[in-house]
RNA sequence: GGCCUCAUCGUCUAAUGGUUAGGACGCGAGAUUCUCAAUCUCGCAAUAGGGGUUCGAUUCCCCUUGAGGCUG
Numbered sequence: 001g002g003c004c005u006c007a008u009c010g011u012c013u014a015a016u017g018g019u020u021a022g023g024a025c026g027c028g029a030g031a032u033u034c035u036c037a038a039u040c041u042c043g044c045a046a047u048a049g050g051g052g053u054u055c056g057a058u059u060c061c062c063c064u065u066g067a068g069g070c071u072g
Stems, first nucleotide, its partner, number of pairs: 001071007010025004018055001026044006048064005
């Protein structure tokens, strides 16, 4: 250089073009407890950036950025 894959809450991860973008851990508050831990309830928090297609894009297409793999 060429080709391929990936990028979603703090972390890990789901979502067949119409989802309130879900779950686990974590964090915060409450219940329980003499206290802590555990348990239960509630809450906070995300689609890498830019463009395009579409009535509608996390999803499809292009470019950029970053990460990984194969290859000369």